[in-house]
Molecule: c-di-GMP-I riboswitch aptamer
Organism: Desulfuromonas sp.
RNA sequence: UAGUGAAAAAGGCAAAGCCGGAGUAAUCCGGUGACGCAAAGCCGCGGGUCCAAAACACCGGAUAGCCGAGCCGCCGAA
Numbered sequence: 001u002a003g004u005g006a007a008a009a010a011g012g013c014a015a016a017g018c019c020g021g022a023g024u025a026a027u028c029c030g031g032u033g034a035c036g037c038a039a040a041g042c043c044g045c046g047g048g049u050c051c052a053a054a055a056c057a058c059c060g061g062a063u064a065g066c067c068g069a070g071c072c073g074c075c076g077a078a
Stems, first nucleotide, its partner, number of pairs: 004076002012037002017032006035065001041071002045068003048063004
């Protein structure tokens, strides 16, 4: 350095629900709360799914805690 992930250490993130807010909606933001997570860090490039619109075509939004790819990253048992 790479692979790798433990009966290790230091930490980190935060599901559902509830409260408030934004949005037509999917969903998102803040608080609370922890189901869990070795990238549950970043990123809409590809796929999937969801919303919107819908006669076709063109076009829009969401989901990274659905999967793949890319970038960065803590520690050191076997």